[in-house]
Small-subunit ribosomal RNA, central domain from Roseibacillus sp., 350 nucleotides, folded computationally. The sequence was found in a public genome assembly. The source organism's lineage runs through Bacteria, Verrucomicrobiota, Verrucomicrobiia, Verrucomicrobiales and Roseibacillus. It matches the Rfam family "Bacterial small subunit ribosomal RNA". Rfam links the family to the GO terms structural constituent of ribosome and ribosome.
Context: one part of a larger RNA
RNA sequence: CUGGGCGUAAAGCGUGCGUAGGCGGCGAGGUAAGUCAGAUGUGAAAUCUCCGGGCUCAACCCGGAAACUGCAUCCGAUACUGCCUUGCUAGAGUAAUGGAGGGGUAGCUGGAAUUCUCGGUGUAGCAGUGAAAUGCGUAGAUAUCGAGAGGAACACUCGUGGCGAAAGCGAGCUACUGGACAUUUACUGACGCUCAGGCACGAAGGCCAGGGUAGCGAAAGGGAUUAGAUACCCCUGUAGUCCUGGCAGUAAACGGUGCGCGUUUGGUGUGGGAGGACUCGACCCCUUCCGUGCCGGAGCUAACGCGUUAAACGCGCCGCCUGGGAAGUACGGCCGCAAGGCUAAAACUC
Repeated sequence: CUGGGCGUAAAGCGUGCGUAGGCGGCGAGGUAAGUCAGAUGUGAAAUCUCCGGGCUCAACCCGGAAACUGCAUCCGAUACUGCCUUGCUAGAGUAAUGGAGGGGUAGCUGGAAUUCUCGGUGUAGCAGUGAAAUGCGUAGAUAUCGAGAGGAACACUCGUGGCGAAAGCGAGCUACUGGACAUUUACUGACGCUCAGGCACGAAGGCCAGGGUAGCGAAAGGGAUUAGAUACCCCUGUAGUCCUGGCAGUAAACGGUGCGCGUUUGGUGUGGGAGGACUCGACCCCUUCCGUGCCGGAGCUAACGCGUUAAACGCGCCGCCUGGGAAGUACGGCCGCAAGGCUAAAACUC
């Protein structure tokens, strides 16, 4: 001396619940396992170290001491950790009161728009593009009026605004249902934090079975463009997009920032709540809790920047990184109907 790191250089699991494990508030008593002190025994010899000696020296050899940092037993110490008993309320939770919300699930309902069908008016164009053409239209289109059908999505309000663990959630109403927040401080009395495995949720696209299909639209067909045009542009258009049930399990699943707790100057918006002052009552104003933004101080940072929502200062626990390529690939295993997913190398090369 006995790693350093993870916003952008390699590195935070997509998210949650939670098992083992790790870690764990304040006080008293007990115990003495960890811990500390002493004693005894043992720790073979050789080797190592020191002192002395023998071969002319040295290597080598001989004698002595020390050491062998260990283990066991006994007797003690009790601050800290553990264990047992007991108490506490600041952590955590419960209860009561209250308001906010696109949180979730199911059902019902609504209007605008597109498309289609039928009917009326009406006549030669419509559509489309950079320009065109394919396409539609005298079997009457486009336009316009009326009626009807059906599916999907919910303009404005809409806000670095709200809710949710994340994915995500926006028309209205009803039912069922989860969470968070504030106030009261009544109750429990450490019941806590994290979490390997595990389990659950998980956009889009994809898969299976059954339905549905207005618009859009991979594939496909056609028209253009072009040297070509398996594209960009145009006309069509099937899967799909939608619903029910099941599978899949990925993402620039991003704040590219794991979760929890504590500590550390400020300013200014905004969402939800409580209290105060003032008032006839409210608003404005002041204080405070929770959330969400911006700007900045110390500090941090390679810089950019972060900055009480930390990337500051600390503690606990988990995950992950260790030069580029080969490669998130091969092989094997597990999972999947498949597509593929998870785990995960090496040769070789720079």